[in-house]
Context: one part of a larger RNA
RNA sequence: GAAUGAACGCUGGCGGCAUGGAUUAGGCAUGCAAGUCGAACGGGUUCCCUCGGGAACUAGUGGCGUAAGGGUGAGUAACACGUGAGUAACCUGCCCCUGAAUCUGGAAUAAACCAGGGAAACUUGGUCUAAAACCGGAUGUCGGCACCACACCUCCUGGUGUUUUGCUGAAAAAUUCAUUGCUUGAGGAUGGGCUCGCGUACCAUUAGCUAGUUGGUGUGGUAACGGCAUACCAAGGCUACGAUGGUUAGGUGGAUUGAGAGAUCGGUCACCCACACUGGGACUGAGACACUGCCCAGACUCCUACGGGAGGCUGCAGUCGAGAAUCUUCCGCAAUGCGCGAAAGCGUGACGGAGCAAUGCCGCGUGGUGGAUGAAGGCCUUAGGGUUGUAAACACCUGUCACAUGGGACGAAUAAUUUGACGGUACCAUGAGAGGAAGCCACGGCUAACUACGUGCCAGCAGCCGCGGUAAUACGUAGGUGGCGAGCGUUGUUC
Numbered sequence: 001g002a003a004u005g006a007a008c009g010c011u012g013g014c015g016g017c018a019u020g021g022a023u024u025a026g027g028c029a030u031g032c033a034a035g036u037c038g039a040a041c042g043g044g045u046u047c048c049c050u051c052g053g054g055a056a057c058u059a060g061u062g063g064c065g066u067a068a069g070g071g072u073g074a075g076u077a078a079c080a081c082g083u084g085a086g087u088a089a090c091c092u093g094c095c096c097c098u099g100a101a102u103c104u105g106g107a108a109u110a111a112a113c114c115a116g117g118g119a120a121a122c123u124u125g126g127u128c129u130a131a132a133a134c135c136g137g138a139u140g141u142c143g144g145c146a147c148c149a150c151a152c153c154u155c156c157u158g159g160u161g162u163u164u165u166g167c168u169g170a171a172a173a174a175u176u177c178a179u180u181g182c183u184u185g186a187g188g189a190u191g192g193g194c195u196c197g198c199g200u201a202c203c204a205u206u207a208g209c210u211a212g213u214u215g216g217u218g219u220g221g222u223a224a225c226g227g228c229a230u231a232c233c234a235a236g237g238c239u240a241c242g243a244u245g246g247u248u249a250g251g252u253g254g255a256u257u258g259a260g261a262g263a264u265c266g267g268u269c270a271c272c273c274a275c276a277c278u279g280g281g282a283c284u285g286a287g288a289c290a291c292u293g294c295c296c297a298g299a300c301u302c303c304u305a306c307g308g309g310a311g312g313c314u315g316c317a318g319u320c321g322a323g324a325a326u327c328u329u330c331c332g333c334a335a336u337g338c339g340c341g342a343a344a345g346c347g348u349g350a351c352g353g354a355g356c357a358a359u360g361c362c363g364c365g366u367g368g369u370g371g372a373u374g375a376a377g378g379c380c381u382u383a384g385g386g387u388u389g390u391a392a393a394c395a396c397c398u399g400u401c402a403c404a405u406g407g408g409a410c411g412a413a414u415a416a417u418u419u420g421a422c423g424g425u426a427c428c429a430u431g432a433g434a435g436g437a438a439g440c441c442a443c444g445g446c447u448a449a450c451u452a453c454g455u456g457c458c459a460g461c462a463g464c465c466g467c468g469g470u471a472a473u474a475c476g477u478a479g480g481u482g483g484c485g486a487g488c489g490u491u492g493u494u495c
Stems, first nucleotide, its partner, number of pairs: 001495004006491005013364006019357002026320003030317003035064003040061002043058006071275003081199007090192002095188002098185003102181001103137004112127006142169005149162005173180002201247003208238003213235008250272004254265004277298005300311004328354001330353003336350001337348004367397004377388004401436001403431005411422001439484005444465003450479005460467002
């Protein structure tokens, strides 16, 4: 000098765009943050009615979603990440393309009603009922498995296709009749799993480490390879090219600085990973070992009729605590996206916005021109004067910002109708009046800028050198000057 998610002191007019819990991954009151579908189903309530029925809403069954979006960086030195490959060892709901099929039966159950238990959370028994919920049977284009044979290909185990035989495996309907679904194949797209090469912090004052350990065989398990698991067999495997141990740390795109090489960092934004009170576990599902699902254990908090129950803000606000320190318990689904739905639409603290904070960057203003008796006052003085200083007064102008009044958007998708939180905002026009808007630090040298008084090694200053013991340009005050300017200075940190 540059930089900062900064803090502190003094000061503070406006706007735009950004940014804002870095410490205790400490504890949390309250509200909201994931629903939707009546065009899957039987009920119920209300309303209308031409008494046939219809409409709206909905607790329950069922479907899809809740694995996304949002938060945080505790853990992790690792195939976690980055990059480049492999998968002939794999999966993929919704979506796209394409082939075939959608036949026939059954038994329940929630809701509801009845009878109970419990303080509550909740729960037991009985009766009745529906479905695209559940369970049989049939069919088999087709898929899977086994066997036989053949052809082609190859990256080792093999892959692809054809054929014979056997075994086995499907489906769900709704209606306004035009569609939407459902089942089974093949292909695609998207997303993921797994494997490998290379790269990726410090300590050798860490030198030896390892029994599922290293390999093989059989079996099991997985979507899939594999000590992934298990039984047996062998005795291997890693290591100064740093194993093992310890410390620190989410990684990257990137950011800061620097001429560069490099050094330091990884907040906001984007991608990946990990976590969700702590530890463990599985269930469901295309996908989780699941932030606002379940079970167990633990700590903590709360309710209780003492028998038993409830909870998880590292979502958005907000609160306490600790801290130098980090915001509103706001508005809206109008836009963009996501979930559900045929759609209308509903939901969405994602998101779009507003609020707070000079936290940063950028822009603007605090007036302009003229004006010498160089006024008064202040300060200095050799008492003549000098300086503040065209500065003020005064005269003539201007009207940015702020203020008032009137008009008033784009963002909304369109040929037309409806739909705007922001917002009567931005912007435009008019009006009034210099009116409402300047400070901070420094002035011994480094380093731009000096005098007077006070103080007297005191009080104090200080980044380094150093200054102060009676004329201090270095302390304090005043005048003056210099620098930057809605900021200025100090402190911390990086280069």
Small-subunit ribosomal RNA, 5' domain from an uncultured prokaryote, 495 nucleotides, folded computationally.